[in-house]
RNA sequence: CUGUCUUAUCGCUAUGAAGUGAGGCGCUUGCGCUUCUGCUUCAUGGAGGAAAGUCCGGGCAACACAGAGCAUCGUACUUCCUAACGGGAAGGCCCUGAGUACCCUGAAAUAUAUUUUUAUAUAACUUCAGGACUGCUUCAGGGACAGACAGUACCACAGAAAACAAACUUCCCUGAAGUUCUGCGCAAGCACAUAUUUCAGGGUAAAGGUGAAAAGGUGAGGUAAGAGCUCACCAGUUCCGGGGGUGACUCCGGAAGCUUGGUAAACCUUACGAGUUGAAAGGCCAAAUAGGUUUAGCUACUCCGGUGCAAGCCGGAGAGAGGGUUGCUCGCCCAAUCCUCCGUCAGGAGGUAGCUUUACGGGUAGGCCGAUUGAUCGUUGUGGCAACGCAGCGACAAGAUAAAUGAUAAGAUUCCUUCAUUGCGUAAGGAAACAGAACCCGGCUUACAGGCCU
Numbered sequence: 001c002u003g004u005c006u007u008a009u010c011g012c013u014a015u016g017a018a019g020u021g022a023g024g025c026g027c028u029u030g031c032g033c034u035u036c037u038g039c040u041u042c043a044u045g046g047a048g049g050a051a052a053g054u055c056c057g058g059g060c061a062a063c064a065c066a067g068a069g070c071a072u073c074g075u076a077c078u079u080c081c082u083a084a085c086g087g088g089a090a091g092g093c094c095c096u097g098a099g100u101a102c103c104c105u106g107a108a109a110u111a112u113a114u115u116u117u118u119a120u121a122u123a124a125c126u127u128c129a130g131g132a133c134u135g136c137u138u139c140a141g142g143g144a145c146a147g148a149c150a151g152u153a154c155c156a157c158a159g160a161a162a163a164c165a166a167a168c169u170u171c172c173c174u175g176a177a178g179u180u181c182u183g184c185g186c187a188a189g190c191a192c193a194u195a196u197u198u199c200a201g202g203g204u205a206a207a208g209g210u211g212a213a214a215a216g217g218u219g220a221g222g223u224a225a226g227a228g229c230u231c232a233c234c235a236g237u238u239c240c241g242g243g244g245g246u247g248a249c250u251c252c253g254g255a256a257g258c259u260u261g262g263u264a265a266a267c268c269u270u271a272c273g274a275g276u277u278g279a280a281a282g283g284c285c286a287a288a289u290a291g292g293u294u295u296a297g298c299u300a301c302u303c304c305g306g307u308g309c310a311a312g313c314c315g316g317a318g319a320g321a322g323g324g325u326u327g328c329u330c331g332c333c334c335a336a337u338c339c340u341c342c343g344u345c346a347g348g349a350g351g352u353a354g355c356u357u358u359a360c361g362g363g364u365a366g367g368c369c370g371a372u373u374g375a376u377c378g379u380u381g382u383g384g385c386a387a388c389g390c391a392g393c394g395a396c397a398a399g400a401u402a403a404a405u406g407a408u409a410a411g412a413u414u415c416c417u418u419c420a421u422u423g424c425g426u427a428a429g430g431a432a433a434c435a436g437a438a439c440c441c442g443g444c445u446u447a448c449a450g451g452c453c454u
Base pairs, nucleotide, nucleotide: 001451002450004412005411006410007409008408009407010406012046013045014044015043016042017041018040019039020038021036022035023034024033025032026031027030048434052445053444055443056442057441058440059439060278061277062276063275067330068329069328070327072274073273074272075271076270077091078090079089080088081087092145093143094142095141096140097139098137099136100135101134103131104130105129106128107127108126110123111122112121113120114119146269147268151267152266153263154262155261168208169207171203172202173201174200175199176198177197178196179195180193182191183190184189216234217233218232219231220230221229235259236258237256238255239254240253241252242251243250244249282369283368284367285366292360293359296356297355298354299353300352301318302317303316304315305314306313307312319337322334323333324332325331338351339350340349341348342347376395377394378393379392380391381390382389383388413432414431415430416429417428418427419425
């Protein structure tokens, strides 16, 4: 990438064409519209690479005319691609493996010398095996790749000690007490040399041990013994300068003895980003009913201006029970705002209006749109390492609404098993995976018999 093929018969469904039955309505009396998924014939079509998961990103629609903060969540090297993405391509850096260079150890062979055949020592090369550091590669694979001196937390066991991390063995110095040998001494004891044992104090982090990881590495000097204590080289870190690259980064030179782990798909910090819902979204038409009854509550203003004798009328601003928008808050939008009576006023009562809430009850659930013309598909050319872009020509390829896209027969193809064969299947049997559209598209993830390609 593909993932069965052909023929025949019957069946389901979408669109188109032709014909036709019954009912209803209208009127121009023979037409038009409409219902019955009406019926018949013909033509053209009818599940996917994942239709799956519902994990991301969008188109579209509504809220709404927009926003801010917190919470929550996501992303995280660079450049490019894309409508966008947590996606893709190419790179950078890091890690692992393989090969190779260099070094060490062992063995074999070879040569030389010694020597008692054997054997011992030395040596460059060769072969084999094993091991450590560093480097290299048109090599292979992987990376959830901002930050570990902002903070918190964890690192079992072992080990002395696991990060403000250290003294177990060993080593050195000082002191004390012994043992052995020797000398002196009658003895006690004294002295001495080396070796050794025990205890106390101090120094040390080089060597050894533990571990996944232990206070840079190798070498030399130095030291009582040691240590970057000092020096040379190397590695890392920081700073300075120069070259290359769009960039991540990389190469070169210099200076400084500066050298105290790992973990952030642990909490966290930093930067950037995210409105919500979702075709059962959302619209249109028709029809029917009860704007029903009930429980408990809330609200019904204030100010300014104009006009008018006044009552009142007009306009503006604020407030406003409550509702809407997203998890919360703010903001924004909508919102009834009157009448009568009592009272000196404050205020109170009733009606009416707006709204929240408890319970009971009634009507409808019919049709149409959304709905498949697209960030679409095929092909040719061209640009690019590639992802992908541009241009020309051509194509229209399911649209259901409880849900259609099927069944049977024959043959073929592919694969498997058996048998057979010098070779070739003219044989027999079996099997053909994962799986079914429901608004659409781009990704990711998962499942997959067999075949092909890399």